RNA sequence: UAACCGUAGAGUUUGAUCCUGGCUCAGGAUGAACGCUGGCGGCAUGCCUAAGACAUGCAAGUCGAACGAGAGGGCCCAUUGAUAGUUAUUGAAGUUAUGCGAGCUUGCUCAAUUAAUGGAUUUAACUUGAUUUGGAUUUUCCCUCUAGUGGCAAACGGGUGAGUAACACGUGGGUUACCUGCCUCUAAGUUGGGGACAACAGUUGGAAACGACUGCUAAUACCGAAUGUGAUCUAUGGAUUAAAGGAGCCUUUAAAGCUUCGCUUAAAGAUGGGCCUGCGGUGCAUUAGCUAGUUGGUGGGGUAAUGGCCUACCAAGGCGACGAUGCAUAGCCGAACUGAGAGGUUAAUCGGCCACACUGGGACUGAGACACGGCCCAGACUCCUACGGGAGACAGCAGUUAGGAAUAUUCGUCAAUGGGGGAAACCCUGAACGAGCAAUGCCGCGUGAGUGAUGAAGGUCCUUCGGAUUGUAAAACUCUGUUGUUUGGAAAGAAUUGCACAAGUAGGAAAUGACUUGUGUUUGACGGUACCAUUCAAGAAAGCCACGGCUAACUACGUGCCAGCAGCCGCGGUAAUACGUAGGUGGCGAGCGUUAUCCGGAUUUAUUGGGCGUAAAGCGUCCGCAGCCGGCUUGUUAAGUCUAGAAUUAAAGCCCGAAGCUCAACUUCGGUUCGUUCUAGAAACUGGCAGGCUCGAGUGUGGUAGAGGCAAAUGGAAUUUCUAGUGUAGCGGUAAAAUGCGUAGAUAUUAGAAGGAACACCAGUGGCGAAGGCGAUUUGCUGGGCCAUCACUGACGGUCAGGGACGAAAGCGUGGGGAGCAAAUAGGAUUAGAUACCCUAGUAGUCCACGCCGUAAACGAUGAGUACUAAGUGUCGGGUUACCGGUGCUGAAGUUAACACAUUAAGUACUCCGCCUGAGUAGUACGGUCGCAAGGCUGAAACUCAAAGGAAUUGACGGGCACCCGCACAAGCGGUGGAGCAUGCUGUUUAAUUCGAAAAUACGCGAAGAACCUUACCUAGACUUGACAUCCCCGGCAAAGCUAUAGAAAUAUAGUGGAGGUUAUCCGGGUGACAGGUGGUGCAUGGUUGUCGUCAGCUCGUGUCGUGAGAUGUUUGGUUAAGUCCAACAACGAGCGCAACCCUCGUAUUUAGUUGCUAACAUUUAGUUGAGAACUCUAAAUAUACUGCCAGUGUAAGCUGGAGGAAGGUGGGGAUGACGUCAAAUCAUCAUGCCCCUUACGUCUAGGGCUACAGGCGUGCUACAAUGGCCGGUACAACGAGUCGCAACACGGCGACGUGAAGCCAAUCUCUUAAAGCCGGCCCCAGUUCGGAUUAGAGUCUGCAACUCGACUCUAUGAAGUUGGAAUCGCUAGUAAUCCCGAAUCAGAAUGUCGGGGUGAAUACGUUCCCGGGUGUUGUACACACCGCCCGUCACGCCAUGGGAGUCUGUAAUGCUUGAAGUCGAUAGCCUAACCUUUUAGGAGGGGGUCGGUGAGGGCAGGACAGGUGACUGGGGUGAAGUCGUAACAAGGUAACCG
Repeated sequence: UAACCGUAGAGUUUGAUCCUGGCUCAGGAUGAACGCUGGCGGCAUGCCUAAGACAUGCAAGUCGAACGAGAGGGCCCAUUGAUAGUUAUUGAAGUUAUGCGAGCUUGCUCAAUUAAUGGAUUUAACUUGAUUUGGAUUUUCCCUCUAGUGGCAAACGGGUGAGUAACACGUGGGUUACCUGCCUCUAAGUUGGGGACAACAGUUGGAAACGACUGCUAAUACCGAAUGUGAUCUAUGGAUUAAAGGAGCCUUUAAAGCUUCGCUUAAAGAUGGGCCUGCGGUGCAUUAGCUAGUUGGUGGGGUAAUGGCCUACCAAGGCGACGAUGCAUAGCCGAACUGAGAGGUUAAUCGGCCACACUGGGACUGAGACACGGCCCAGACUCCUACGGGAGACAGCAGUUAGGAAUAUUCGUCAAUGGGGGAAACCCUGAACGAGCAAUGCCGCGUGAGUGAUGAAGGUCCUUCGGAUUGUAAAACUCUGUUGUUUGGAAAGAAUUGCACAAGUAGGAAAUGACUUGUGUUUGACGGUACCAUUCAAGAAAGCCACGGCUAACUACGUGCCAGCAGCCGCGGUAAUACGUAGGUGGCGAGCGUUAUCCGGAUUUAUUGGGCGUAAAGCGUCCGCAGCCGGCUUGUUAAGUCUAGAAUUAAAGCCCGAAGCUCAACUUCGGUUCGUUCUAGAAACUGGCAGGCUCGAGUGUGGUAGAGGCAAAUGGAAUUUCUAGUGUAGCGGUAAAAUGCGUAGAUAUUAGAAGGAACACCAGUGGCGAAGGCGAUUUGCUGGGCCAUCACUGACGGUCAGGGACGAAAGCGUGGGGAGCAAAUAGGAUUAGAUACCCUAGUAGUCCACGCCGUAAACGAUGAGUACUAAGUGUCGGGUUACCGGUGCUGAAGUUAACACAUUAAGUACUCCGCCUGAGUAGUACGGUCGCAAGGCUGAAACUCAAAGGAAUUGACGGGCACCCGCACAAGCGGUGGAGCAUGCUGUUUAAUUCGAAAAUACGCGAAGAACCUUACCUAGACUUGACAUCCCCGGCAAAGCUAUAGAAAUAUAGUGGAGGUUAUCCGGGUGACAGGUGGUGCAUGGUUGUCGUCAGCUCGUGUCGUGAGAUGUUUGGUUAAGUCCAACAACGAGCGCAACCCUCGUAUUUAGUUGCUAACAUUUAGUUGAGAACUCUAAAUAUACUGCCAGUGUAAGCUGGAGGAAGGUGGGGAUGACGUCAAAUCAUCAUGCCCCUUACGUCUAGGGCUACAGGCGUGCUACAAUGGCCGGUACAACGAGUCGCAACACGGCGACGUGAAGCCAAUCUCUUAAAGCCGGCCCCAGUUCGGAUUAGAGUCUGCAACUCGACUCUAUGAAGUUGGAAUCGCUAGUAAUCCCGAAUCAGAAUGUCGGGGUGAAUACGUUCCCGGGUGUUGUACACACCGCCCGUCACGCCAUGGGAGUCUGUAAUGCUUGAAGUCGAUAGCCUAACCUUUUAGGAGGGGGUCGGUGAGGGCAGGACAGGUGACUGGGGUGAAGUCGUAACAAGGUAACCG
């Protein structure tokens, strides 16, 4: 500061991150539709589809003041007497006053009567004269109606959007190239004649529609003549060219006159049009060439008018990459929606323009049409028909039918506004104004307001059963009255016109008339509507959607990947805030959701405002026309640009300021704003023109480097082949082999020859070239660069669509050549297979000449050019050592998503070109074009998905790398796997063989001990508030135990017994709440446990770095058993782990000596006893070891060696298990949510089972023997246990054991003889004097009970087994191995488990390999993390699509043919009123007919284009669990990829 008030994001790719990028959502809108619901009003809007078809009614008429005619009526006579008014008469209801009385609630109600008021009603008379009936109708007059002639209108108004890509529309111009009825103004006229035709009458055809002939007649109908203001033509003499009257007034015999409405000519205006033109607005180039009246000229015709508009002739032009032509789509605009804007989308209602009127063609009339409700013709369709012929056109308003998701009444009125006609009244008007229907939209109002806590009842949910929530909500009380309802009042919209009266103005002799004013009267569809007052009573008026995130709003039940939801992400597989229902909550509200479409968000087409190294995207490279851009300077111009003014930009709309409906929506008034054009001015910049300059560019001169190119010649080394010699059995090849070559002499070696191809060393992120690419030497020809010089030209430049040239390898054609190599092919291997990798051979090809092809990961994944912006350093070329030009590296600022780039930019700017816009389909299909072919270039869609992708991060993984550790390997010792037995598991069996545990980390595990019990399983028999707990009620002297009977027992009955309790805690009974469950879910859980792993790791705070995930610390160099310590370091510290602290063993000291010990002294069979406190031992305290000391080494940490020491570098052993992993194990230890059972899935009892037995597996024991077995003798432990017990000792038994029994609640007694060992003897290598299974018999012990199913003893029996395949386990020192002992559990029942001691080894070079682990690094398409991911064929289902013999339909043209109506042109017959001439006819002119040209439509023909369909066929996409392989991701097991 009136007209400018303003830009929002979110979800989704990942384990996480940043980026790119699509998809989706929140907003607004609609002529909408659908679902549920629905009170009122105002204002708007309402076939978007079939421009499909339409029944019926209406939508364009009017004028008698242009005309003739016809019909009816009035005026006349008689009759009838509605209605209205006036006068007089009558006096109802009601109202006011009075109050005889009546009722009760005793102060209210009703109220007779009387008086006053009131004026409904009745009657009479008079006036008026609608209407009825019958006459008359001769004339005049008046009114109305009808068809016809005539005039004007019908070209407006109303509808629709099919066509149209066009001067159709918008905008601005032009028209000296034009027209314009009615209207306005100006000038001049309006004289005098003529002949017809309708109507009508008659005859006649036809079913009808509609006609035919004869006759009569009027005009503002038609036709001459006169005049000529003017107009047109002109040879300047002249020629041509009009008209109509009607009505009124006055005077008058009439004529005449006046007024008015008309008519004619001409000029002008206004209005409305015609034509021309600049500019603007659309998709496809997979439409690139189009055009013969085509482009222009001349003459002619035609038109209102220009013009190939038409025609004859002449010329050969015209349009097009600034997109012609073609195809597709579409009415255009003001505007509407959206958006911050720029834009994008739309073209309903309202307004402007255009086009169309069943489809196609045509003209007539007219001012205007090629005409929606006119005509002619053709076509399709419908209807009528007497079959001869006719009629029709709702894209006017209603309405019907069809189509469709879908769109209204067969309404009222001309009252207003507007239109047509008329002088006017008036008539017409489905224009219009109104009403009806529809929540279709916008706006407004209501469905009540206040107080109200027992926080009512009911519902719901939770429940720690208290309560919470619905909720001040309800009820209740007090109010209000919008809408509704009752009754009454009551608008504005009405202004006119007309009529009546009056007045005025100008003109005129006057009047009519014209114009103006005033008064009165008359006119409302809506509609008794809006509005106002009044009665009634909170009484009649709330729903829809959502509630996982986005996104405001949560719980319960039901369901159980089912049913279902879903906009995107996604929910649902038994605890669903996501499905369904309920309660609650949130949002909006007479609506709410859904669907469809548009804009926005989307900067996701980027002018504002994006990109192209790796995400999509730089043409393989260069040259270059058009185009675009362009150095310094002077002058000029004024196109761009800027300034001022003018015209236009219709109205409506938007916006601003006001006003009117109660507000608002709505309406009215005033105003602001874009663009285009014209005029004038300015001259800085850009452009044009003219001139100058030298720094850009180029030329000259002198040097110079080089695998630059082409051609010719020459050279040596090597491979191969051939010839000859020497020589002998192999060669060759591989991981290993074989095929192959070789005694016909290979390979090897020597000499010679032939031939082809490639050029070692030099050689270098060195050089040259535009790129591809170029490498022996010499010669010839030739292109470009760089440096120096500064003589010349004077902007000559940059880029470049289309175009042109070059362009690796492979491939193609023709002809050569062919040594080596080597697709294809063959053979040999490998393998499950091996059309591969490896090997042996080997053809095209590789080479040359000529010609094609034109592609590569043709890459720096980085277009070309110019200028500017820190440094350092290597190298090549030139140079005057100032510098210039290349090629690399490291790095600043800056940039980047990051990686990275960084004077050779991916930085900062400018110019030009190319390209990109989600992934797949697909670089595919079709079409075009190039190619001999192979193929190249150009290049889609349907459909599917919500991702695809880039960079970086942390992990995990690798048949990647590096370092380190571990009984991990190696070195050793002993086992398992073979046998028999024990034990556990699987499998099988069974009525049951209860359940769990399953690689490592299940399997002598839970179970430290199943005959009953345990026990959970099976069979049978029982119980049902229960075996166990709490509460309530009732009863009681009854319980347990014992005895008897029945029974398998539980149990029942009887007897005995006498505990505990005493308004009860005991017992019994009852009732239901509940008990109970080893029933399910360890994938709902707690707790506990295994494992990686006693591995050395796992983290945090602060700081720093990074946009961020994250990193750093924790990495690096050493060192350690160790993230142990040291050093360095953007880190500094800290925590959980490591270590230490704890227990035990080892040494010593001190203290204490009984039940332990015994050196000395005494004693004994005996530490037995006295005694001792030294030793052992016991058990308490303390000490000891710390790399402390020495030497070497090292910065240090530390390491190596040594001394001392009982012990030496964590002294041995144990306990101790970080963050976490495995949805690891356990619901059957226990606890526990939810689900399930409740006369049973609970409880009790008996018997059975867990002990089965073809097979398989694990863990053990005993063995196979002489390092042994047996017999006899003999020596030395420790840990432990014991009164429901251990038991000495004695006796009996062969023995297990039995009988009796001392001692011991334990350093005292017992278990308790330790065994291996040692000494002596026998056995003599055998299935044995090994081995002991199995079996038979007889016993012992425990126990209610040893049948299923215990252990032990004795006698007899005497199986397999002679050291164990592949494979596999444990162990590094007091260890392995071996030998005994004890304990827990336990009535009894160990080869298991847990402990104890005795004897007592071997080996470790070392870290290549196997396994496991740690750290760092690298790659990754993995993240459920390699037991990952993932590719292709095949088979099956579904979907869209290409080809396809064909077939069907359509579109637009072309050619030939036929050709309606009509205009145009021509014309012998026929017809012809006006004019002419002459006298009976003719002429002019016209009509008909015929012919010609044109011509819609039809027919025929061959092509073009588009679409549908099509046996079969091609690939593509998609689909929880199909087949075959394993191509890719790690070195993916042959590196991958491109052609």
This is a predicted structure of a 1539-nucleotide RNA (small-subunit ribosomal RNA) from an uncultured bacterium. Model confidence (mean pLDDT): 82 of 100. The RNAcentral record of the sequence draws on ENA and SILVA. Rfam family: Bacterial small subunit ribosomal RNA. Rfam links the family to the GO terms structural constituent of ribosome and ribosome.